[in-house]
RNA sequence: GGAGUCGGCCAGGCAAUCGCGAGUUUUUCGAAACUCGAGGAAAGUCCGGGCUCCACAGGACAGGGUGCCAGGUAACGCCUGGGGGGUGUAAGCCUACGGAAAGUGCCGCAGAAAACAGACCGCCUGUUGUCAUUGAUUCGGCGAUUGCCGGGGCGUGCAACCGGUAAGGGUGAAAAGGUGCGGUAAGAGCGCACCGCGCUAUGGGUAACCAUAGUGGCAGGGUAAACCCCACCUGGAGCAAGACCAAAUAGGGGAACUGGCAGCGUCAGCUGCCGCGCGUGGUCCGCGCCGUUCCCGGGUAGGUCGCUCGAGCCCCGUGGCGACGCGGGGCCUAGAUGAAUGAUUGCCCAAGACAGAACCCGGCUUAUCGGCCGGCUCCCUCC
Numbered sequence: 001g002g003a004g005u006c007g008g009c010c011a012g013g014c015a016a017u018c019g020c021g022a023g024u025u026u027u028u029c030g031a032a033a034c035u036c037g038a039g040g041a042a043a044g045u046c047c048g049g050g051c052u053c054c055a056c057a058g059g060a061c062a063g064g065g066u067g068c069c070a071g072g073u074a075a076c077g078c079c080u081g082g083g084g085g086g087u088g089u090a091a092g093c094c095u096a097c098g099g100a101a102a103g104u105g106c107c108g109c110a111g112a113a114a115a116c117a118g119a120c121c122g123c124c125u126g127u128u129g130u131c132a133u134u135g136a137u138u139c140g141g142c143g144a145u146u147g148c149c150g151g152g153g154c155g156u157g158c159a160a161c162c163g164g165u166a167a168g169g170g171u172g173a174a175a176a177g178g179u180g181c182g183g184u185a186a187g188a189g190c191g192c193a194c195c196g197c198g199c200u201a202u203g204g205g206u207a208a209c210c211a212u213a214g215u216g217g218c219a220g221g222g223u224a225a226a227c228c229c230c231a232c233c234u235g236g237a238g239c240a241a242g243a244c245c246a247a248a249u250a251g252g253g254g255a256a257c258u259g260g261c262a263g264c265g266u267c268a269g270c271u272g273c274c275g276c277g278c279g280u281g282g283u284c285c286g287c288g289c290c291g292u293u294c295c296c297g298g299g300u301a302g303g304u305c306g307c308u309c310g311a312g313c314c315c316c317g318u319g320g321c322g323a324c325g326c327g328g329g330g331c332c333u334a335g336a337u338g339a340a341u342g343a344u345u346g347c348c349c350a351a352g353a354c355a356g357a358a359c360c361c362g363g364c365u366u367a368u369c370g371g372c373c374g375g376c377u378c379c380c381u382c383c
Base pairs, nucleotide, nucleotide: 001379002378003377004376005375006374007373008372009371010370012348013347014346015345016344017343018342020037021036022035023034024033025032026031039354043365044364046363047362048361049360050359051238052237053236054235063234064233065232066231067230068082069081070080071079072078083097084095085094086093087092098229099228103227104226105223106222107221120169121168122165123164124163126161127160128159129158131157132156133155135154137152138151139150140149141148142147177195178194179193180192181191182190196218197216198215199214200213201212202211203210204209242305243304244303245302252296253295254294255293256292257291259274260273261272262271263270264269275289276288277287278286279285312331313330314329315328316327317326318325319324349352
């Protein structure tokens, strides 16, 4: 100098004018002044918790979730550290990573065979042959010889069959561990060495696991984000949760009075006449009418609370590799409910992305212009 990797941070700045929400103070009740006023993701609503209401003897089952080990935390599927596996030259990155020795299911195409393993081609021993033989040999016949004709077994080839084999070929994501040497008729953990695997012991580690030594020639495919088994966790709904105050109108419950006219009265009531309905068609008797007044309780509109001081933020010290814990000091930093956080102008620069609270908090994931800082790795060059 270049390339890469990991972690942290910023998220246009300043000024003026107008406007919006909240709080405090003042007030001539009109308002005025001052202070504060979105994010790293406020997002997706995917996990976990607080809070609220409902449900709930205890236990078991079902359902759902999580899944290497240890730790952190209010809790988690999050985080930290460690182990195994994969990947990269490396820094680093990725990893649902319990069980296939309980049972069940599934494994397309290709291939002989996809699961009590099996044997298509190939390789090999053997047997058989109206098969071939240009090989060597032997027997017989003919011929003067080279030779010619015919036959036998042997060897070789070919074919069929009984076996052996799983080295090699070929299919597949996957076919009874890999490489080499020996061995064999050909082969094979058949034997041996190394690697892999199982078991045992020892050592290290809290553990996951690792290392070393011995031992067994070696268990029988894969798939559990298929059912399943094992271990652990697990009530439901959500701030439109929920609590309080509470009209008008209508309706519910209760109490008292209660139709009209006339008379009396000590002003509480009493008597007579007259109307309608119901209980019985009529009589008697009872109740009601049209209402008036008061009380009670529920709900609606509306209002208040929940609402932001909280697993809070910053600094220092301290324990821990770290996540994080403990101690001390300081700070208050949106809280709306038709729902505020904006607009215009000017200047500067690196020219401004993704996007906006709605009960709160811890995570994860996703979106994001441009830039700053730090750790580490690899390559090149120079001293």
Molecule: Bacterial RNase P class A
Organism: Gammaproteobacteria bacterium